The RNA shown here (small-subunit ribosomal RNA) has 1481 nucleotides and comes from an uncultured Bacteroidota bacterium. The coordinates come from a structure-prediction model, not an experiment, and the mean pLDDT is 86. The sequence is in RNAcentral, with records from ENA, Greengenes and SILVA. It matches the Rfam family "Bacterial small subunit ribosomal RNA".
RNA sequence: UAGGGUUUGAUCAUGGCUCAGGAUGAACGCUAGCGGCAGGCCUAACACAUGCAAGUCGAGCGGUAGGGGGCUUCGGCCCCCGAGAGCGGCGCACGGGUGCGUAACGCGUAUGCAACCUGCCCUACACAGGGGAAUAGCCCGUCGAAAGGCGGAUUAAUGCCCCAUGGUUCCCGUCUGGGGCAUCCCGGGCGGGGUAAAGAGCUAUCGGUGUAGGAUGGGCAUGCGUGCCAUUAGCUUGACGGUGGGGUAACGGCCCACCGUGGCGACGAUGGCUAGGGGUUCUGAGAGGAAGGCCCCCCACACUGGGACUGAGACACGGCCCAGACUCCUACGGGAGGCAGCAGUGAGGAAUAUUGGUCAAUGGGCGGAAGCCUGAACCAGCCAUGCCGCGUGCGGGACGAAGGCGCUACGCGUCGUAAACCGCUUUUGUCCGGGGGUAACCGUGGGGACGCGUCCCCACCUGCAAGUACCGGACGAAUAAGGGUCGGCUAACUCCGUGCCAGCAGCCGCGGUAAUACGGAGGACCCGAGCGUUAUCCGGAUUCAUUGGGUUUAAAGGGUGCGCAGGCGGCCCGGUAAGUCAGCGGUGAAAGGCCCACGCUCCACGUGGGAGCUGCCGUUGAUACUGCCGGGCUGGAAUGUCAGCGAGGCGGGCGGAAUGCGCGGUGUAGCGGUGAAAUGCAUAGAUAUCGCGCAGAACGCCGAUUGGGGGAGCCAGCUCGCCAGCUGACCAUUGACGCUGAGGCACGAAAGCGUGGGGAUCGAACAGGAUUAGAUACCCUGGUAGUCCACGCCGUAAACGAUGAUGGCUCGCUCUUGGCCCGCAGGGGUCAGGGGCUUAGCGAAAGCGUUAAGCCAUCCACCUGGGGAGUACGCCGGCAACGGUGAAACUCAAAGGAAUUGACGGGGGCCCGCACAAGCGGAGGAACAUGUGGUUUAAUUCGAUGAUACGCGAGGAACCUUACCCAGGCUCGAACGCCGAACGAAUGCCGAGGAAACCGGGCAGCCAGCAAUGGCGGUCGGCGAGGUGCUGCAUGGUUGUCGUCAGCUCGUGCCGUGAGGUGUCGGCUUAAGUGCCAUAACGAGCGCAACCCCCAUCGGUAGUUGCCAGCGGGUGAUGCCGGGAACUCUACCGAGACUGCCAGCGCAAGCUGCGAGGAGGGCGGGGAUGACGUCAAAUCAGCACGGCCCUUACGUCUGGGGCGACACACGUGUUACAAUGGCCGGUACAGAGGGCAGCCACCCCGCGAGGGGGCGCGAAUCUCGAAAGCCGGUCGUAGUUCGGAUCGGAGGCUGCAACCCGCCUCCGUGAAGCUGGAUUCGCUAGUAAUCGCGCAUCAGCCAUGGCGCGGUGAAUACGUUCCCGGGCCUUGUACACACCGCCCGUCAAACCAUGGGAGCUGGGGGGACCUGAAGUGCGCGGCCGCGAGGAGCGCCCUAGGGUAAAACCGGUGACUGGGGUUAAGUCGUAACAAGGUAACC
Repeated sequence: UAGGGUUUGAUCAUGGCUCAGGAUGAACGCUAGCGGCAGGCCUAACACAUGCAAGUCGAGCGGUAGGGGGCUUCGGCCCCCGAGAGCGGCGCACGGGUGCGUAACGCGUAUGCAACCUGCCCUACACAGGGGAAUAGCCCGUCGAAAGGCGGAUUAAUGCCCCAUGGUUCCCGUCUGGGGCAUCCCGGGCGGGGUAAAGAGCUAUCGGUGUAGGAUGGGCAUGCGUGCCAUUAGCUUGACGGUGGGGUAACGGCCCACCGUGGCGACGAUGGCUAGGGGUUCUGAGAGGAAGGCCCCCCACACUGGGACUGAGACACGGCCCAGACUCCUACGGGAGGCAGCAGUGAGGAAUAUUGGUCAAUGGGCGGAAGCCUGAACCAGCCAUGCCGCGUGCGGGACGAAGGCGCUACGCGUCGUAAACCGCUUUUGUCCGGGGGUAACCGUGGGGACGCGUCCCCACCUGCAAGUACCGGACGAAUAAGGGUCGGCUAACUCCGUGCCAGCAGCCGCGGUAAUACGGAGGACCCGAGCGUUAUCCGGAUUCAUUGGGUUUAAAGGGUGCGCAGGCGGCCCGGUAAGUCAGCGGUGAAAGGCCCACGCUCCACGUGGGAGCUGCCGUUGAUACUGCCGGGCUGGAAUGUCAGCGAGGCGGGCGGAAUGCGCGGUGUAGCGGUGAAAUGCAUAGAUAUCGCGCAGAACGCCGAUUGGGGGAGCCAGCUCGCCAGCUGACCAUUGACGCUGAGGCACGAAAGCGUGGGGAUCGAACAGGAUUAGAUACCCUGGUAGUCCACGCCGUAAACGAUGAUGGCUCGCUCUUGGCCCGCAGGGGUCAGGGGCUUAGCGAAAGCGUUAAGCCAUCCACCUGGGGAGUACGCCGGCAACGGUGAAACUCAAAGGAAUUGACGGGGGCCCGCACAAGCGGAGGAACAUGUGGUUUAAUUCGAUGAUACGCGAGGAACCUUACCCAGGCUCGAACGCCGAACGAAUGCCGAGGAAACCGGGCAGCCAGCAAUGGCGGUCGGCGAGGUGCUGCAUGGUUGUCGUCAGCUCGUGCCGUGAGGUGUCGGCUUAAGUGCCAUAACGAGCGCAACCCCCAUCGGUAGUUGCCAGCGGGUGAUGCCGGGAACUCUACCGAGACUGCCAGCGCAAGCUGCGAGGAGGGCGGGGAUGACGUCAAAUCAGCACGGCCCUUACGUCUGGGGCGACACACGUGUUACAAUGGCCGGUACAGAGGGCAGCCACCCCGCGAGGGGGCGCGAAUCUCGAAAGCCGGUCGUAGUUCGGAUCGGAGGCUGCAACCCGCCUCCGUGAAGCUGGAUUCGCUAGUAAUCGCGCAUCAGCCAUGGCGCGGUGAAUACGUUCCCGGGCCUUGUACACACCGCCCGUCAAACCAUGGGAGCUGGGGGGACCUGAAGUGCGCGGCCGCGAGGAGCGCCCUAGGGUAAAACCGGUGACUGGGGUUAAGUCGUAACAAGGUAACC
């Protein structure tokens, strides 16, 4: 030293991406009151107009223009002052700018120079005598457009030269003292040789020369440190050294001659790319990382390149010469120029300022000085560019005003004490006034001291900034707030708009009609003269890990061994002191940072002091450890002796079985092969079988999931030979001889390659046969290479224990191979191996656990998100195939590991269900009914759509219903409530128009109360309306389904880092998570079961309307009557069944039994009852409800139509196809229900539907009421006496009304249909099948539907392999919107980056050849000069230019290769579940 978001359904770990922080020479957007301090071309070292930036000295010299004065014969002369220019001196090498180049002794640090220089300055000593020749200027002449030049004459100096003196240094010789790290250095004596000088002047001084020393500044050398790329591995001929010389201030290969052959390099030479370095700055806990703008130090550069000159100093920013590019001038002959100085301009760019003031201060140059110069500097200007400070007011003030916004909307909340209003203040602002210090010098005047030339004191003179800072006064809240954000991270929420659009976005992600994520608004949050955005750096990132990471499975151990270098190394003693540690010394500039103090009102800023600067060097010590040297030791290692072990390797020999083939025999019609087949083989005799023979390859049993050997790859019949290894025992020998190991070398499965052989089997390719939608596969029949051998290559692998080697240490149990020891034996010990389980510990977990993945040590190898990609390019290897090394652009927000819960599997186990099977009856074919799709239509209203829509919402569509269509109307509206107004009671009737609704009109009528007024009615006005319009994906409620399935959870405890697990698993059992047993679980809840209802038996109570046994009465007959309360029944209360009893099995729970008993037996039958949840399942049209939408219409009324359409398709049904039947006649027996606008007995009429009468009954009383059945008859297999559709006719009923569009009756008509393809449905008992009856809705009815009721009443279940659904356990998983999942590759389309590519083109660099300016050096020097010397010429070198070739790096390129990305393209199905052929290398 703070973390967060993001991979998942969830979890842990790995891992990347991303955010919060700080910083900036910034830029951009919006905004802007003031001040202080700082900063301000990061790009084009691009080009520059204009001005300024380096001069000064008359006290070095000559001297003039001009001015003043005087004189004048006007020609001029004299005196004074005196620029400019010139000669000369000093300066111009500082100061200022920039970062091109430079990877270097450039910089930093520490040293060295015994190998050096240093103008001006300081100290000391000494000296300055004499002489000479020129030259600029000026004057004259001359050339040129200009710049500029030439000639002649004259001349000065502190300019130049000569002589003299001196001459310590220097050179030579010699004697001598001392010192040192080598060469050598310092000093003394003697002799010889060779250089000096300048004057000026106001007389104070300022200068000059020599030598020595100092100071300052520099030069050179060296150690160490100071980028990236190894896909740059070799570089080098002045190269490395020597000798001699040249050159330089000086060393040096700096240069030259000769000699030698070296030098550098994996501790990274050479090459390429990039870059000025440091003090420091930013960040960071630090270590580190990044940066090098301002300021300071160093370096480099000055248009580009080269060169020298002058000088103390330069190879010289505002100097020179040459070359080049560019710009300008020109009279075309020639010339001029260099802002990377200050300002400024253009250009470039996202972007960076004034052509300002002053030398007042500080500093610099010159001067004796005054002074001059100074774009250094100090100031000012511009810019919110940054840091810091201040302000935009303070207090009071609730009716919480108005207004905005929101809401659950009589009202409340919020903006908000905010405002208004009252009081106060005056920083800032405006105006007025005052206004210090930066100043002291120099100089002048005065004074003082002394060492007489300086110093000190006083006064005066000098201010750009600037009348600024600052202070005082007056006025007045007056002049002053914005930006960003509000889904999570991350602080801040509502409304509206929008509707995967428009848009947002740092990451995750928002937006498809209620968006806290877009846009606006209100509000809020964070900062505040700023706020955001972008870019970049550090941080977070322990995500390159020294501090401080990893490598079994996440990325990562090299395939294995040997081994050079390197790294590391046992025990004891001695020495040394390199590492190490300590003391001291030097250095580590200043500034900066930190601490303290001080100065600007504070702060920023500044000043002083201190600590520090973790470093380097020197020196003196210490000696534990490491190193080095020496001596010793035996424990590591090796050797020896003996014994043993094995599929260790190489070579040879031998063997049997099998296979194939050949020959022969037997034998006959097939064999072979598969899921089934076919291809194939076979009557020319196969297969099968027997015998003989041949060939090649592999070695059965032993033999194992065992075990052995080997370094790995790998190694298996027997045997012989050779070679190697390992192990044990002995503890004899050596004496650390060791470990690891980058490069290197060797070995290295299979496949593959080369040459030659061999070839039985198997068998890529290939062929054929099948399979299939296809089948370039899986299966089958064949079959070449290969498989085998020899020799040579290749060098890879899921070369795996996915686990590098070596050594030490750390509980145990158990099995085993080989050896040794103890033991009579059972057995035990020990060493080296091979396994299993486990302790501690480790690990994300799985797991590992003395064979570590534990704890340590040493060395090597390797990793750093996924894809692109083990690809491209380059290089190396290879005959090739290919191998090794190994990127980038681009793209993604993940990829990946382990484990968890589910779900799933053409995984496994166990178990259920009319799930299959067994069986009975249906559907699918026909006609019709009904629903749906589709189509049609003005409309055919709407919804329901796999299972779980489709005789469903519909339990009643002719009008109504009705939601749809057409047409006509109404607009307070069809209904309801409230208020107001005028009018009228109410109400009834008549009646124009009209289809009605509606719209007009008339008549009658007069309530309560004294009245006001009220009730009622229509009218007018106002307020609430109304909507079957949308959203079931905003909802409530209700419902379907999984599923009456046996499950779903909780508390506590325990286990796990956690998700989670345990419980709920296991065994047995059950219809059941039903129960029992077991058990780190113990309990509990919702479900199951039970409690509830109906039915089955019995009892009790009750006895009408029901019942009638006995008694009585009565009829044609009937519980009809008296009566009875037994029975049935009715409807209430109880009883009863619990595996309770018995037997067997079982620990138990429980199971079994043709058991007993019982009406009923193991849940007795049926109903009601539906856990946590799933399907965004259904319904806004049943109802309710949020939001949205319509308002003379999307509301509402009315008439008519439609919902009933009809080429078709499907679902559900009805009736049939007939004789177990149809028809006719006769004749029985229910239950449950309904009934007053009703059910209707009975009578009459009608063939009938029905009609007319009419008793009873609001119902155990009356009424509606069975059919199949049974008895008899007929029909005789026929489209029929089956079947009834359709159509015609005639009727009945309901209703305002049966045309669209009702039901029923009768007569007639008599269709399809002869048991229904693939397929499919229901049902396990009073069930299926079959028969009728009732009810709801309802005027009637399209009902064959629905819901109920009873009558008759079966068959079958071996069984759980299979189909479907489900439960539990387990397994695999790349699935988790969960297999209707996921996902791969080609192709097609679009876009992007990239490799190759005939070439084209550009760039930097090197070498070769030719040429070669200026210039230094050298040589010549006939011309000039008295001479010194010079002109000139030549040589060497070289910038530059040219020619040709090559290498390297870019750009581009027809075409081409793959790659990436892109909601809904094509083809298939490779992978994930045994993924349907296990997968993979």